RNAcentral holds the sequence, with entries from ENA. Predicted 3D model of a 73-nucleotide RNA (transfer RNA) from a Phycisphaerae bacterium. Its Rfam family is "tRNA". It is annotated as a transfer RNA. The organism belongs to Phycisphaerae, within Bacteria. The coordinates come from a structure-prediction model, not an experiment, and the mean pLDDT is 80.

């Protein structure tokens, strides 16, 4: 160079052939306990990695770049 694959909450990860972005764990606050831990129960947290197109409506199709990992010569 050229083919492939990923990018979504701090963190790993989803999300149905295009229809109101979630789940776990962390964080936060409250029960419980002498205190801490653990346990329950809530709460906040996202310009979907970046510009365009298409759609009545995009994480999801398109097109064209960034970053990683993989083949390949």
């Nucleotide at each position: 160079g050229c083919g492939g694959c990923a990018u979504u909450a701090g963190c790993u990860c989803a999300a149905u052939u295009g229809g109101u972005a979630g789940a776990g764990c962390a964080a936060c606050u409250g029960a419980c306990u002498c205190u801490u831990a653990a346990u329950c129960a809530g709460u906040g947290g996202g310009u979907u990695c970046c510009g365009g197109g298409u759609u009545c409506a995009a994480g999801u199709c398109c097109c064209a770049g960034a970053u990683g990992c993989c083949g390949u010569a």